[in-house]
Context: one part of a larger RNA
RNA sequence: GCCUGCAUGCUCCCCAUUCGGCCCGUCUUGAAACAUGGGCUAAGGAGUCUGACAUGUGUGUGAGUCAACAGGCUAGAAAACCUGUAAGGUGUAACAAAGCUAAUUGGUGGGAUCCCUCGUCGGUGCACCAUCGAUCAACCUUGAUCUGCUGAGAAGGGUUCGAGUGAGAGCAUGCUUGUUGGGACCCGAAAGAUAGUGAACUAUGCCUGAGCAGGGUGAAGCCAGAGGAAACUUUGGUGGAGGCCCGCAGCGAUAGUGACGUGUAAUUUAUUCGUCUGACUUGGGUAUAGGGGCGAAAGACUAAUCAAAUUGUCUAGUAGCUAGUUCCCCCCGAAGUUUCCCUCAGGAUAAAUAGAGCCUUAGCAAGUUCUAUCGGGUAAAGCCAAUGAAUAGAAGAAUUAGGGGCAUAACUCCCUUGACCUAUUCUCAAACUUUAAAUAGGUAGGAUGGCGUGGCUGCUUCAUUGAGUCGCACCACGGAAUUGAGAGCUUCAAGUGGGUAAUUUUUGGUAAGCAGAAAUGGCAAUGGAGGAUGAAUUGAAAGUUGGGUUACAGUGCCCAACUAUGCGCUAACCUAGUACCCACAAAGUGUGUUGGUUGAUUAAGACAGCAGGAUGGUGGUCAAGGAAGUCAAAAUCUGCUAAUGAAUGUGUAACAACUCACCUGCCAAAUAAACUAGCCCCGAAAAUGGAUGGCGCUAAAGCGCGUGACCUAUACCAACCAUCAGGAAAGGGUCAGGCCCUGAUGAGUAGGAAGGCGCGAGGUCGUCGCAAAACCAGGUGCAGGAGCCCGGGUGGAACAAUUGUCGGUACAGAUCUUGGU
Numbered sequence: 001g002c003c004u005g006c007a008u009g010c011u012c013c014c015c016a017u018u019c020g021g022c023c024c025g026u027c028u029u030g031a032a033a034c035a036u037g038g039g040c041u042a043a044g045g046a047g048u049c050u051g052a053c054a055u056g057u058g059u060g061u062g063a064g065u066c067a068a069c070a071g072g073c074u075a076g077a078a079a080a081c082c083u084g085u086a087a088g089g090u091g092u093a094a095c096a097a098a099g100c101u102a103a104u105u106g107g108u109g110g111g112a113u114c115c116c117u118c119g120u121c122g123g124u125g126c127a128c129c130a131u132c133g134a135u136c137a138a139c140c141u142u143g144a145u146c147u148g149c150u151g152a153g154a155a156g157g158g159u160u161c162g163a164g165u166g167a168g169a170g171c172a173u174g175c176u177u178g179u180u181g182g183g184a185c186c187c188g189a190a191a192g193a194u195a196g197u198g199a200a201c202u203a204u205g206c207c208u209g210a211g212c213a214g215g216g217u218g219a220a221g222c223c224a225g226a227g228g229a230a231a232c233u234u235u236g237g238u239g240g241a242g243g244c245c246c247g248c249a250g251c252g253a254u255a256g257u258g259a260c261g262u263g264u265a266a267u268u269u270a271u272u273c274g275u276c277u278g279a280c281u282u283g284g285g286u287a288u289a290g291g292g293g294c295g296a297a298a299g300a301c302u303a304a305u306c307a308a309a310u311u312g313u314c315u316a317g318u319a320g321c322u323a324g325u326u327c328c329c330c331c332c333g334a335a336g337u338u339u340c341c342c343u344c345a346g347g348a349u350a351a352a353u354a355g356a357g358c359c360u361u362a363g364c365a366a367g368u369u370c371u372a373u374c375g376g377g378u379a380a381a382g383c384c385a386a387u388g389a390a391u392a393g394a395a396g397a398a399u400u401a402g403g404g405g406c407a408u409a410a411c412u413c414c415c416u417u418g419a420c421c422u423a424u425u426c427u428c429a430a431a432c433u434u435u436a437a438a439u440a441g442g443u444a445g446g447a448u449g450g451c452g453u454g455g456c457u458g459c460u461u462c463a464u465u466g467a468g469u470c471g472c473a474c475c476a477c478g479g480a481a482u483u484g485a486g487a488g489c490u491u492c493a494a495g496u497g498g499g500u501a502a503u504u505u506u507u508g509g510u511a512a513g514c515a516g517a518a519a520u521g522g523c524a525a526u527g528g529a530g531g532a533u534g535a536a537u538u539g540a541a542a543g544u545u546g547g548g549u550u551a552c553a554g555u556g557c558c559c560a561a562c563u564a565u566g567c568g569c570u571a572a573c574c575u576a577g578u579a580c581c582c583a584c585a586a587a588g589u590g591u592g593u594u595g596g597u598u599g600a601u602u603a604a605g606a607c608a609g610c611a612g613g614a615u616g617g618u619g620g621u622c623a624a625g626g627a628a629g630u631c632a633a634a635a636u637c638u639g640c641u642a643a644u645g646a647a648u649g650u651g652u653a654a655c656a657a658c659u660c661a662c663c664u665g666c667c668a669a670a671u672a673a674a675c676u677a678g679c680c681c682c683g684a685a686a687a688u689g690g691a692u693g694g695c696g697c698u699a700a701a702g703c704g705c706g707u708g709a710c711c712u713a714u715a716c717c718a719a720c721c722a723u724c725a726g727g728a729a730a731g732g733g734u735c736a737g738g739c740c741c742u743g744a745u746g747a748g749u750a751g752g753a754a755g756g757c758g759c760g761a762g763g764u765c766g767u768c769g770c771a772a773a774a775c776c777a778g779g780u781g782c783a784g785g786a787g788c789c790c791g792g793g794u795g796g797a798a799c800a801a802u803u804g805u806c807g808g809u810a811c812a813g814a815u816c817u818u819g820g821u
Stems, first nucleotide, its partner, number of pairs: 023038004039821006047325001049182006056175006064090003069084004094101001106132005114123002134165002136162001138160001139158003145152002185324001188321001192314006203288009212278001214246003217242001221238007250275003255271001258269002290306001292302002327756002331752002337350001339348003353493001355491004360486001364484003368481002370445005380435001381433002387429003392424001394422001396420001399419007449475002452472006459466001499523002502520007529538002543720003547717003554710002556695003562708001564707006577697001588682001590680001592679007600671002609666005615639003621633001645660001649658002721746007759807003762803003766799002774794003778790002781788002
């Protein structure tokens, strides 16, 4: 090296099965939607370039800086390179404008560095920050002095004001991000302007031509007869008029709202219908043209176009509106609210967010607690406290408004109803309150402090009194807790400015999955487990992987896990019931059953059952047709009794009779009532057949209270990966952008930022007719991914890597464009 066999399965492919799994893009609070775009495929297809400006950052030079002007150089009126006094831009000085005028080393506090040092003493005090002065200009005020009488103007004052000064920092240029002007991310109007072209369609006028069966009706005129004195009348003919009639051609177009409706046809078709000698139909010519024409007028017609034709150009017109907007991974991550707007489909502004930095280290900070202190007028409470409302009786000398009585009358007397008044009583208040929370809020918990002492002041005081301020000296246990990927500051920018459901508070409304507010955590932007199903509910937030443990919810089967266990309740034939949000039921009711509460009866014998008694005064009084317990009214005593109502019902015209209350005997131990609340029943009727999720379940697989075991999420524990923060000892051929150590974190729409991948154009180094690219089907291939690499086949001439720069640089969508199907 070849052949054969065996074992393994990091990774990967194919087939089958089980479980999970609704279609992408989009607007939206919310899309699988009966919302919209989308048959498939190849190629094309959307934040670009430029001027100005701003932040950040890199480079050059620096009180300066800058090629684009001139000259040189060159084959060159090219590019590039070199030189340059001066000019120009900008900077080195400010201010509403203009004229005029015109600035300088300051003090204090905090501070790096450096020096001295035993020192944590002390000195020095950069940048920067804070603060107090000074100064320049403007403004207000003042006005010595001089003067030509009109001006100039010294020294001052001010709680006014500037994009000033205060020992310069700019200029030029590259890049990123953003704003703005440009077609300005791409496609898209309805419009507007300007210059033309159209009357072959059609509207109307004019000129010149052409055309219009058959039948009916029978105007004027004319003829004849008859009548009449006449005027004239009348009869019969003839005649052939008419925006007359029927009706063909022609022209039109009423009805079925027929046929057709990818047609014969971008207006047709058969039948039916209107008109048909006229305001008729029609050929040719000619005239009228777009805010114009023409119109027997319908806004009709003006070339399939008309409430303003058509064509080119301005023009890539504009759009706060709709649709679309192209590779990957990593980190962070919103808003639907404030204020303003001819603002309500939009902007600016703040808020919340990303990036870039600066600064500092025990100071400081806080969605927390504690201590001290302060303000409050909500909840509650109160109304025999104020205000307002509100019920009931009771007492009342006087007063007052009515009514009545004795009265001729009386501010005489008496009775009575209110007001009033007194002590009580019932019930209330967002715009009542004595009282008065909880929660929430402010301030403080020390060096910028405390104490003592000495100056200054135009303030203040009777006052060296006070206040403010400037010095000096002393005081360090740093003056509560807890926590801190520490605290603070600057700058620039995207997106957002339609919101929504829950719990609690709350306004309107009968109410609402209604409208409007507040607080909190959510959804939007978010998946996993449970609620059968599901934006928001319960539990819990997610890198990758396999084990272990749990949450909510569950454990008869569907379906992972006890047909576990203990004690009760429930029987539901018109639908028993089977956890929150939640997919409903009420007032009311039950001698269904189970508990409870209250006051009663009962061995002095209750309750129930059977039996006995149930009387006298008295037929009470009144009333009246009658009324003797029992129509009605008022009253409701007494005797004797074991007990017996001036009677609980039946009954009579009225009596009678019966019964009950009440008492007693037998019997023998519990009895009756009202209320209450668990489960259950009734109350309980709807349209396709039907839903505790289904099956089904009855000492439950239902309801209530317990006990243990088990099941399972992307939650917790573990390893690895990435990111961030911190560290710096050892090892080491190199890569400090390395290697190593420690800890925390990992969701994400709009959006931001970092790092990469791919395409097309140079340099360098390479591949290639012994076969480049491309394509095809592949690989135990590599990478987290965009993607890369490799063997084979087709192919037949170019191409890769790396490095630097540049860009017409990546497609699934746009009723996208063109081709194919």

About this RNA
Predicted 3D model of an 821-nucleotide part of an RNA (large-subunit ribosomal RNA, domain II) from Gossypium harknessii. Rfam family: Eukaryotic large subunit ribosomal RNA.